[in-house]
Context: one part of a larger RNA
Formats: sequence, C1' cells, structure tokens
RNA sequence: GGACGAACGCUGGCGGCGUGCUUAACACAUGCAAGUCGAACGAAUGAGCUUAGACAGAUUUCUUCGGAAUGACGACUAAGUGAUUUAGUGGCGAACGGGUGAGUAACACGUGAGAAACCUGCCUUUCACAGAGGGAUAGCCGUUGGAAACGACGAUUAAUACCUCAUGACAUCAACAGAUCGCAUGGUCAGUUGAUUAAAGAUUUUAUCGGUGAGAGAUGGUCUUGCGCCUGACUAGCUAGUUGGUGGAAUAAAAGCCUACCAAGGCAACGAUCAGUAACCGGCCUGAGAGGGUGAACGGUCACACUGGAACUGAGACACGGUCCAGACUCCUACGGGAGGCAGCAGUGGGGAAUUUUGCACAAUGGGGGGAACCCUGAUGCAGCGACGUCGCGUGAAUAAUGAAGGCCUUCGGGUUGUAAAGUUCUGUCCUUAGCGAAGAUAAUGACAGUAGCUAAGAAGAAAGCUCCGGCUAAAUACGUGCCAGCAGCCGCGGUAAUACGUAUGGAGCGAGCGUUGCCC
Repeated sequence: GGACGAACGCUGGCGGCGUGCUUAACACAUGCAAGUCGAACGAAUGAGCUUAGACAGAUUUCUUCGGAAUGACGACUAAGUGAUUUAGUGGCGAACGGGUGAGUAACACGUGAGAAACCUGCCUUUCACAGAGGGAUAGCCGUUGGAAACGACGAUUAAUACCUCAUGACAUCAACAGAUCGCAUGGUCAGUUGAUUAAAGAUUUUAUCGGUGAGAGAUGGUCUUGCGCCUGACUAGCUAGUUGGUGGAAUAAAAGCCUACCAAGGCAACGAUCAGUAACCGGCCUGAGAGGGUGAACGGUCACACUGGAACUGAGACACGGUCCAGACUCCUACGGGAGGCAGCAGUGGGGAAUUUUGCACAAUGGGGGGAACCCUGAUGCAGCGACGUCGCGUGAAUAAUGAAGGCCUUCGGGUUGUAAAGUUCUGUCCUUAGCGAAGAUAAUGACAGUAGCUAAGAAGAAAGCUCCGGCUAAAUACGUGCCAGCAGCCGCGGUAAUACGUAUGGAGCGAGCGUUGCCC
C1' cells in the first nucleotide's frame, strides 16, 4: 500500500447492487417449511334436478251462492340422478429442494484412467403382450379396553391392493456344439434342447391416460486405480482378518467385504504407527511473477441431522421435518403409561466485540402430484432492518473589497481567517405536493407497487464530519501545565518560554464517512 462476512469510537443526506451468528453441531415457546390424485377403490356427505305419494291450498272457471272443478308456490316422505367435500385402502412424491461443517488426513476431495466386475424410477425410442379365476383387508357397523397416546374382538365390503392358473421370449439358468475378436480372467454374435418367470384397468367413450416382458439411449449413481493433498521424530517400530491362497456366504457388482481351512506374510526414515489440527475444490486476497494466505457469499463434491446403534420400505435411504432400540434432556399424566428433536424460514433465551422481520406472494423461474382445472412449495421472487461493503449523486452555482464585524496572532505598523460571509442574480440533483404511470406477461394472471420513470408547481430551503500538524509524513503559532497531568507505531516528548501534553486559532489529509483495533499478503 492492498484486503475484510469485521468490531469499537465520533459523525451521518439519498439511491443502485451485494451482503449479514466467524462464538455454543448450546437449549428451544409459537406459526409455517411435502404434498397430491375422486379420471385406481369402496364408503360417507349430499347442493340441485326429475318422478311418485300423502298434505297444504294462492289463482281461475262454473254456480241453485250451500258448493263443485282447477290445482301454482311451498314444505314432508320415498326412489333415481347428481355438483361438492374427504377419514380410509391404493398410486406417485416424500432419497429432490433447503440447512450446517461436528466428524473426516480418507480414494473424502481434485485431476487422469478403468469397470471384459455394476445398478438406474420418471423420460425418449423399438419389439411383443394383456386370457381365466380366487381369497382377504382397512374403512363403515356392533361390542369393548385406556386419563391420554393408542388399541382389542366380532360381522361385513372394494380396487390399478394381494394371490393362483394360463400364455410367453430376443430375458435368466443348464447342457451341446459354431463363428469371430481380444485385455489375464475372457468378450460379442448366431443355433439346438430343456427349465423358470408377466400383466390393470380408468374415463365426460373411441380418443387419451395407464399396465406387463424385452432391447437400445439418455440421465443419475456405485466400485477400482496412478498422481496431488497440513504439523510434530521430545511419536520408531506398527499389524492376527493382519498379508496372500483355496472352497463357500453376501452384494447391483470386483474384493478379507464376511466365514472355514492353509501359508506367514504386509507396512515403515521416500516417515509407517501415534498425536495434534482440518470438510475438499472451482475460486477469493495479495504479489511484477514465483509464491504466501484463505475456503464467508456463488457453483461442484463429501459428511451430518439431540447422542450412539440398527434395519425396514423403495429404482434410489441405512432416510433432517420415517420406523425400532439404548442414552441424556424437556414436557404431559388419572402414576399404569405416553410425547418431542429449528445444523429448514422467521423468532426466543444463552454465549459473544459482533450479525436482521415471528413480513408479502406463488405474478415470474423451478420442483412434486394430477388427463386437466388446479393444489402444495419459508425453494424462489420480493419487501423490511444494519454506512457491513462497493458504486453513483448531493449538501448549491455565478457575482460580490469598505478586504465589514467577530476570532486569533502581532514588532501595534499590521497580518490572517478571506470572495470566505452578508448582499445581488440564478439553478433544481435531492426534497415536498399534484397528475400520469411502465417493462418484467402470453389471449388472461403482478407479490414487488401506484414502485421505477415522466410532467407541472414550490423551495437554498432538511443534508459535514473525522483524523492529524517534532522526524519518518502533507500541515504551526499562542496560552495553560511544569518529569505533574499526559502523549507515543518507532525514534522519543514533558523537570517554567513544549511547533510532541491540554485548549484555542490557523493549516494538512480524506470525505458520508473518518480514525482505532484485529487478521492476511
């Protein structure tokens, strides 16, 4: 000199764009953050409409004035149809998106290879298919236990839920035999025989959405490996599933991944092991570069979700807002037993030098579900707060000498503040008021927002501070103080004329900031 997720002191006008718990991965009140589909299913609800029945009786007609006929509106019952809504079964999603960096020195990450050792829902494309049956179960109903959470029993019912049979191959497996290629195990292609395995329907009804098997693609993942990846030797030896082999088990898959047996190996001064520290990278800061530091925001990967462990479901999890077990903590309880997990968005307490609103909207972008309408979305888009950063603008412009007054200094002549002010003439960034008023959205739909912007009028009005002035280092005098009070980054200053302390005047620097502290180059 530069830089900052900064903090502190003094000061503070506006706007754009960013950014904001670096500490306790401390504990959390409250609300919201993952639902959706009635075009899978039974059931319930049942606005309205239609029909029928028994009431009720307006009106009209006839009338011998007694009455007779007509029977609207209404309300009731029953049946049919049926908009709407949804507790349950079922499907898809919930493994994404969002947060945090505790752990991890590791194939975690980065980069380059490899899988002839692998998986992949939804999507695209190609081929083939969908025949016949069955038994349950939730819900509803009844009985019943419990304070609650939540159940138990009986009866009964549906499906794109579940099961059986059929058909079935280019799929899988076994046997046989062939061609071809290679990279060690081997790969690919075609053939014969045998074995195994599939399906689901819906609808506003003929057009869609679905279902099953197989091939290919795309996307996403998994695994192996070369190299790179902090400090300590006042850590020198470490290792028994340890290193390798064979047979098996497990997995989507290679492998001590696991297991039985066999062998005795494997790593290490090119630093094993142990200990400490730490998520990694693209990047960011600095520097001429080499390098050094760093890993906030944004993007990629990994890990974690109160602590520890485990599996289930599923294409995908060993699953932040799922399950089970154990533990600590908090809450409810009728003491028998239960409930919970903000490192999601806000917010609270605590810790701290220190870090924001319990806001608006799904209008846009994107995501989930749905045929769609649409629903959900604290992702996201916006608004609010903070000079936290950066960029831009302003706090007026021109003129004005009697060089006014006042202040300060003075050799008492004057000098300086100083064209500075006042005064005069203007302007309107910003501001206020009134009117108009976008783009972002496409035929419609705008949270932002009557925002940005435009026009008119008013009005210099509301808007300058901070640090320094001995040398380094731009800028000096007076008074006060008297090794005191104090200053200080280094040298140092202060003991009676201090350009170094304090104040004043003047000056220098930067400017909505300025200085101090911290950390990095």